[in-house]
Context: one part of a larger RNA
RNA sequence: GAACGAACGCUGGCGGCGCGCUUAACACAUGCAAGUCAAACGAGAAGGCGUAGCAAUACGCUUGUAAAGUGGCGAACGGGUGAAGAAUACAUGGGUGACCUACCCUCGAGUGGGGAAUAACCCGCCGAAAGGCGGGCUAAUGCCGCGUACGCUUCUCUUCUUACGGGGAGGGAAGGAAAGCUGUCCCGUGGGGAUGGCGCUCAAGGAUGGGCUCAUGUCCUAUCAGCUUGUUGGUAGGGUAACGGCCUACCAAGGCAACGACGGGUAGCUGGUCUGAGAGGACGAUCAGCCACACUGGCACUGCGACACGGGCCAGACUCCUACGGGAGGCAGCAGUGAGGAAUAUUGCGCAAUGGGCGACAGCCUGACGCAGCGACGCCGCGUGGGGGAUGAAGGUCUUCGGAUUGUAAACCCCUUUCGGGAGGGAAGAUGGGACAGGCAACUGUUCGGACGGUACCUCCAGAAGCAGCCACGGCUAACUUCGUGCCAGCAGCCGCGGUAAUACGAAGGUGGCAAGCGUUGUUC
Numbered sequence: 001g002a003a004c005g006a007a008c009g010c011u012g013g014c015g016g017c018g019c020g021c022u023u024a025a026c027a028c029a030u031g032c033a034a035g036u037c038a039a040a041c042g043a044g045a046a047g048g049c050g051u052a053g054c055a056a057u058a059c060g061c062u063u064g065u066a067a068a069g070u071g072g073c074g075a076a077c078g079g080g081u082g083a084a085g086a087a088u089a090c091a092u093g094g095g096u097g098a099c100c101u102a103c104c105c106u107c108g109a110g111u112g113g114g115g116a117a118u119a120a121c122c123c124g125c126c127g128a129a130a131g132g133c134g135g136g137c138u139a140a141u142g143c144c145g146c147g148u149a150c151g152c153u154u155c156u157c158u159u160c161u162u163a164c165g166g167g168g169a170g171g172g173a174a175g176g177a178a179a180g181c182u183g184u185c186c187c188g189u190g191g192g193g194a195u196g197g198c199g200c201u202c203a204a205g206g207a208u209g210g211g212c213u214c215a216u217g218u219c220c221u222a223u224c225a226g227c228u229u230g231u232u233g234g235u236a237g238g239g240u241a242a243c244g245g246c247c248u249a250c251c252a253a254g255g256c257a258a259c260g261a262c263g264g265g266u267a268g269c270u271g272g273u274c275u276g277a278g279a280g281g282a283c284g285a286u287c288a289g290c291c292a293c294a295c296u297g298g299c300a301c302u303g304c305g306a307c308a309c310g311g312g313c314c315a316g317a318c319u320c321c322u323a324c325g326g327g328a329g330g331c332a333g334c335a336g337u338g339a340g341g342a343a344u345a346u347u348g349c350g351c352a353a354u355g356g357g358c359g360a361c362a363g364c365c366u367g368a369c370g371c372a373g374c375g376a377c378g379c380c381g382c383g384u385g386g387g388g389g390a391u392g393a394a395g396g397u398c399u400u401c402g403g404a405u406u407g408u409a410a411a412c413c414c415c416u417u418u419c420g421g422g423a424g425g426g427a428a429g430a431u432g433g434g435a436c437a438g439g440c441a442a443c444u445g446u447u448c449g450g451a452c453g454g455u456a457c458c459u460c461c462a463g464a465a466g467c468a469g470c471c472a473c474g475g476c477u478a479a480c481u482u483c484g485u486g487c488c489a490g491c492a493g494c495c496g497c498g499g500u501a502a503u504a505c506g507a508a509g510g511u512g513g514c515a516a517g518c519g520u521u522g523u524u525c
Stems, first nucleotide, its partner, number of pairs: 001525004006521005013382006019375002021340001026338003030335003035073003040070002047062006080293003089218008099210002104206003108202004112146001114144002121136006150175001152172002155170006180198008219265003226256003231253008268290004272283004295316005318329004346372001348371003354368001355366004385415004395406004419466001421461005429452001433448006469514005474495003480509005490497002
């Protein structure tokens, strides 16, 4: 000198864009943060309509709504945090002839025929509650057989390949798919048919996402020198989507290490950020990619995907409820509270936009996100007026008492009106969206939808009106005098000032620097 997720002191007008618990991965009151589908299914309050009745009400129909249940998809994304981890991580580049991939795209074939249950509901019972037990009824795109397709393969033949692999044909035998819903039209009393849409099953390919694996690189320490028994390799088997000591049995005795094994300490890694002429050094907030974690430790279940933040089980610590028998919970989601700390915000608005989940749609959900609020925390922009004005007014300060300086500064005259204030108008972001109408797919018409926000922006009104501080002035280092003090009080980054004339302490006047900031402290280069 530059920088900062900063803090502290004094001061503080406006706007734009960013950023905002670096400490206790400490504990958390309350609310919200993941649902959706009735075009999969049974049942169905409330409401509406009709009938009966004076009425209460009863019955039927209907919109198939609310709450709940079965089922499907989602909940593995999105959001948070950086505790662990020095290599099961990350970065870069390979391999997978050792693998998986829901939804999506392309293409081929199919969607036959049966069965048994169960929740909701009803009845009974246990419990304070959380919850549970027994009996009975019922549906499905829920579940289970059969048939076929298919798949598998130690076999044979053939073909391609550098290949323990791929393709084709045959054989073999343990395995072994499916589900319907709906629009329109037609025939029609139950129902059936045609066609379209959405699904479902199997097979092939793609896309996307991932698993595994190899190489190289990635902090300090030798006051850590030897480490290792599933350890290193083999055979066989198990297990996995898949290779593999991943696991097991047996066999061999190996494997690593001064090119630093093993141990200890520290740490999320990277794109990048800061600094620097560069080389380098330091760092890894915000944003983006990857990893890890979700009260602590362990475990699996479901599923295409988890060993699963707002799922489950067990153990532990802690908190809460209890009828003392037993139960409930997990903010490192968004707000918010306590604590810790030098220190870090609102228990806000909205799904209008972008994106995500579900749904045929309409739509519903979304503390992701879009916005607003608070904070000079940072960067950037703007303002606090402009021109004229000397008898150089008054006052202040200094003085050699002549004057000098503050100082064109003020007053005064003439202008302007940004910002702030008031009044009026008022968006873009929103259409390729939704609804309705037209035979209506294209198309046309009408209409609906904005949190921010009566915001930005525009016009007008009044009036210089409402808006400057902070630090320094001995040298380094731009800027000097007077008074007070008297090695005292004090200053100080270094050198050093102060003991009676202090440009170094305190005050005043003046001056210098920066300016809505200015200084100090901390940290990095």